Context: one part of a larger RNA
RNA sequence: CUGGGCGUAAAGCGUGCGCAGGCGGUUUGUUAAGUCUGAUGUGAAAGCCCCGGGCUCAACCUGGGAAUGGCAUUGGAAACUGGCAAGCUGGAGUGUGGCAGAGGGGGGUGGAAUUCCGCGUGUAGCAGUGAAAUGCGUAGAGAUGCGGAGGAACACCGAUGGCGAAGGCAGCCCCCUGGGCCGACACUGACGCUCAGGCACGAAAGCGUGGGGAGCAAACAGGAUUAGAUACCCUGGUAGUCCACGCCCUAAACGAUGCUCACUAGGUGUUGGGGAAGCGAUUCCUUGGUACCGUAGCUAACGCGUGAAGUGAGCCGCCUGGGGAGUACGGCCGCAAGGUUAAAACUC
Numbered sequence: 001c002u003g004g005g006c007g008u009a010a011a012g013c014g015u016g017c018g019c020a021g022g023c024g025g026u027u028u029g030u031u032a033a034g035u036c037u038g039a040u041g042u043g044a045a046a047g048c049c050c051c052g053g054g055c056u057c058a059a060c061c062u063g064g065g066a067a068u069g070g071c072a073u074u075g076g077a078a079a080c081u082g083g084c085a086a087g088c089u090g091g092a093g094u095g096u097g098g099c100a101g102a103g104g105g106g107g108g109u110g111g112a113a114u115u116c117c118g119c120g121u122g123u124a125g126c127a128g129u130g131a132a133a134u135g136c137g138u139a140g141a142g143a144u145g146c147g148g149a150g151g152a153a154c155a156c157c158g159a160u161g162g163c164g165a166a167g168g169c170a171g172c173c174c175c176c177u178g179g180g181c182c183g184a185c186a187c188u189g190a191c192g193c194u195c196a197g198g199c200a201c202g203a204a205a206g207c208g209u210g211g212g213g214a215g216c217a218a219a220c221a222g223g224a225u226u227a228g229a230u231a232c233c234c235u236g237g238u239a240g241u242c243c244a245c246g247c248c249c250u251a252a253a254c255g256a257u258g259c260u261c262a263c264u265a266g267g268u269g270u271u272g273g274g275g276a277a278g279c280g281a282u283u284c285c286u287u288g289g290u291a292c293c294g295u296a297g298c299u300a301a302c303g304c305g306u307g308a309a310g311u312g313a314g315c316c317g318c319c320u321g322g323g324g325a326g327u328a329c330g331g332c333c334g335c336a337a338g339g340u341u342a343a344a345a346c347u348c
Base pairs, nucleotide, nucleotide: 003320004319005318006317007302008301012316014201015200016199017198021194022193023192025088026087027086028085029084030083031082033081034080035077036076037075038074039073040072041071042070049065050064051063052062053061054060091191092188093187094186095185096183097182098181099180103177104176105175106174107173108172109171110154115149116148117147118146119145120144121143125136126135162169163168206247207246208245209244210243211242215241216240220236221235222234223233258315259314260313261312262311263310266293267292268291269290270289271288272287273286274285275284276283277282297304298303321348322347323346330341331340332339333338
């Protein structure tokens, strides 16, 4: 470079925004860069190839032809691509009226429960396990009543549910704020799709500074178990888990399935909106999600199947036997931990 691929075999960047780039609806006119066509010039000779000729043949030599990715100049064509100009409304967007929602940020507030503290009642156990022991308790525990402190998480509702680009989001109230869906009309007039670099977000753990600390709990200590037990079980328990600000940037970051658009049987449930019919229960139609079954088709099979892994188009990312290795070296980033980019020898 090219071919074939990327749900599970190697392979979709964790997610979004987006410059350059690539690609681009419809009509008319124009242009002639791409495109097509004619002519001319050039594309040295030798060589290769074809047809002849000369050395007895061949190698070799020699004549002619063909070939030569192409390039330039010039005449012409105008469908398609591109440029320019003027339009269009179906793509995209704006306005307007509604709707649902754990979408995000901040502030406030509520009850249950655990733990701790104080006081009362009360007495010998409590806790724990397979069984125990460590542990707690006559300095009065556990149990029970009342009061108080503090932190964290929000039972039921709750769902096969909803929202978000992903990570993720759940008591209740208020403030600020993003997105989506539906309806009818009006408006802008291709304003679009994708996106290397770039930028932003990004669970948990971890790091820095300061706070907080109820429960839980790496490390650690003790008790058991065991041949041993640096474990599984038990009693404790510190970082951490929580908050503010700043970093880290990883994951089975999964639908292991990039994004956008078009087309291609149906059925069932659920969720958000709209419409029609009926007095009503309800039924039907339409639109956006979410789940199951399934036709054609696809698939190595499993399975997928209008939310495609079907049929096509555009753009990006990625793969190319296993190990060595997501490692070494170098670069970049980071306070560090480390992250990212990413080989080779050797070996099967």

Small-subunit ribosomal RNA, central domain from an activated sludge metagenome, 348 nucleotides, folded computationally.
The prediction has a mean pLDDT of 91.
RNAcentral holds the full RNA, with entries from SILVA.